[in-house]
RNA sequence: GCAGUCGUGGUCCAGUGGAACGACGUCACGUUGCCAUCGUGAAGAUGCCAGUUCGAUUCUGGCCGACUGCA
Numbered sequence: 001g002c003a004g005u006c007g008u009g010g011u012c013c014a015g016u017g018g019a020a021c022g023a024c025g026u027c028a029c030g031u032u033g034c035c036a037u038c039g040u041g042a043a044g045a046u047g048c049c050a051g052u053u054c055g056a057u058u059c060u061g062g063c064c065g066a067c068u069g070c071a
Base pairs, nucleotide, nucleotide: 001070002069003068004067005066006065007064010024011023012022018054026042027041028040029039030038047063048062049061050060051059
């Protein structure tokens, strides 16, 4: 340099046009004499910029980044 795959809460991930699922973690409350465990609840995410569309995490283009392969 070329080609391919992929970027989703703090971490790991599902979803792929009607607006994001779950687990771990965090916080609050309850339980306990305290901690842990357990229960209930809450906050927290679609890499960036454009385009298409009534509507984009999803489709298209560009940029950035990660990985793989070939030179």
A computed fold for a 71-nucleotide RNA from a Planctomycetaceae bacterium, annotated as transfer RNA. Lineage of the source: Bacteria > Pseudomonadati > Planctomycetota > Planctomycetia > Planctomycetaceae. The sequence is in RNAcentral, with records from ENA. Rfam family: tRNA. Its mean pLDDT, the model's own confidence on a scale to 100, is 81.